[in-house]
RNA sequence: UCGAUAAAAGCAAACCCGGUGAAAACCGGUGACGCAAAGCUACGGGUCUAAAACUAAUUCUUAGUGAUGAUCGCCGGGCCGCCAA
Numbered sequence: 001u002c003g004a005u006a007a008a009a010g011c012a013a014a015c016c017c018g019g020u021g022a023a024a025a026c027c028g029g030u031g032a033c034g035c036a037a038a039g040c041u042a043c044g045g046g047u048c049u050a051a052a053a054c055u056a057a058u059u060c061u062u063a064g065u066g067a068u069g070a071u072c073g074c075c076g077g078g079c080c081g082c083c084a085a
Stems, first nucleotide, its partner, number of pairs: 001085001003083001010035002016029005033073001039079003043076003046071003053065005
C1' cells in the first nucleotide's frame, strides 16, 4: 500500500423478552441480516426525534418553531488495530 486466497479470533441487523427515556434511541438477554475496521471519536455533512422554551389558536388541548437529545451498521475526516499478500 492492499483485501485474491487461507486460518485464528471478533462484532451482531430484524424479530421477541426485560429495563431506561417525552421520543428518537440506548442497555441487558435471545438471535444472525450482514461487517476487514460493524474498533474508538458527533469534528464536517446528512438523517431521526421534538423534551425544555417560544409562537399561534378553537387554551384541562392542538398545531408550528425548536438540539442542548440520538445515530460512527448513512457518508467523509481524525485516532488506533488482527491476519494474509